[in-house]
Context: one part of a larger RNA
RNA sequence: CUGGGCGUAAAGCGCACGUAGGCGGGUCUGUAAGUCGGAUGUGAAAGCCCUGGGCUUAACCUGGGAACUGCACCCGAAACUAUAGAUCUUGAAUGCUUGAGAGGUUGGUAGAAUUCCAGGUGUAGGAGUGAAAUCCGUAGAUAUCUGGAGGAACAUCAGUGGCGAAGGCGGCCAACUGGCAAUGCAUUGACGCUAAGGUGCGAAAGCGUGGGGAGCAAACAGGAUUAGAUACCCUGGUAGUCCACGCCGUAAACGAUGGAUACUAGGUGUUUGGGAAAUUAACCUCCUGAGUACUACAGCUAACGCGUUAAGUAUCCCGCCUGGGGAGUACGGUCGCAAGGCUAAAACUC
Numbered sequence: 001c002u003g004g005g006c007g008u009a010a011a012g013c014g015c016a017c018g019u020a021g022g023c024g025g026g027u028c029u030g031u032a033a034g035u036c037g038g039a040u041g042u043g044a045a046a047g048c049c050c051u052g053g054g055c056u057u058a059a060c061c062u063g064g065g066a067a068c069u070g071c072a073c074c075c076g077a078a079a080c081u082a083u084a085g086a087u088c089u090u091g092a093a094u095g096c097u098u099g100a101g102a103g104g105u106u107g108g109u110a111g112a113a114u115u116c117c118a119g120g121u122g123u124a125g126g127a128g129u130g131a132a133a134u135c136c137g138u139a140g141a142u143a144u145c146u147g148g149a150g151g152a153a154c155a156u157c158a159g160u161g162g163c164g165a166a167g168g169c170g171g172c173c174a175a176c177u178g179g180c181a182a183u184g185c186a187u188u189g190a191c192g193c194u195a196a197g198g199u200g201c202g203a204a205a206g207c208g209u210g211g212g213g214a215g216c217a218a219a220c221a222g223g224a225u226u227a228g229a230u231a232c233c234c235u236g237g238u239a240g241u242c243c244a245c246g247c248c249g250u251a252a253a254c255g256a257u258g259g260a261u262a263c264u265a266g267g268u269g270u271u272u273g274g275g276a277a278a279u280u281a282a283c284c285u286c287c288u289g290a291g292u293a294c295u296a297c298a299g300c301u302a303a304c305g306c307g308u309u310a311a312g313u314a315u316c317c318c319g320c321c322u323g324g325g326g327a328g329u330a331c332g333g334u335c336g337c338a339a340g341g342c343u344a345a346a347a348c349u350c
Base pairs, nucleotide, nucleotide: 004321005320006319007304008303012318014201015200016199017198021194022193023192025088026087027086028085029084030083031082033081034080035077036076037075038074040072041071042070049065050064051063052062053061054060091191092188093187094186095185096184097182098181099180103177104176105175106174107173108172109171115149116148117147118146119145120144121143125136126135162169163168206247207246208245209244210243211242215241216240220236221235222234223233258317259316260315261314262313263312266295267294268293269292270291271290272289273288274287275286276285299306300305323350324349325348332343333342334341335340
């Protein structure tokens, strides 16, 4: 290479956009590069294969044939691929009309609660635990009432509900803005799919500069527990958590399941459109889209399970795997302020 695979055994890049490349809808006409048929030349000899001959036979030697699956050129075929031209509307896209939504960014704003500050009432406890102690409190705490400050998060609604490519997104209001779906009509006329490199986005933690700091809380301190206790429990508590700007680029970044298209029994729930019938109305019933769950036939699977949202049946493109350890390490390269990331071996060993 051929071949076999990637939910859980090794294996789907965290996600997207997109360049090259690969692949690509219907009809008609031409061309003939691929493709197919025929012919010519060539494809050294020996060897292999077939068939004769010569050594008593064989090995061995030798005649003839076939073969040499290739290359070049010529003549033809035109279904398929390609290519050129024309054309079509179903793929794709655009516009108009509607619809749902925690999609994103910015600004503003409400209430509950915690903490702190000031004041009033009030007196001996409070807090905490398995039990305690550290801790707070007669310099008046806890409790309760009034006023104020400040930060962070948005109870109920809330739902295997919704939206987003993924990460993720939840009080309310406004502005700006992305995507999606439905109905019917119009328009373009294959404009498509995938995507090596590349580019962008990317939880938490972490880093830089400047703010902010209520609660929580790595580190740290103390109290307990214990044989010990660098822990689990308790009292405190700093980075951090929050904001702006800039880095980092990793996660069990998971559906452990790449993307696209087509096909292949049903049933039930739910979200959100369109239509019919009915109704005062909301439901209910039926049909038809787009999502999201459960169940199940065929089929698949080592089994578990998957099952129109496939892990079924097929096609196209990309990524990845090839025994365990050594090791996602060393070295080199590259990115980063650093932490480290990406790429990625071997000796040796079982």
This is a predicted structure of a 350-nucleotide part of an RNA (small-subunit ribosomal RNA, central domain) from a metagenome. It matches the Rfam family "Bacterial small subunit ribosomal RNA".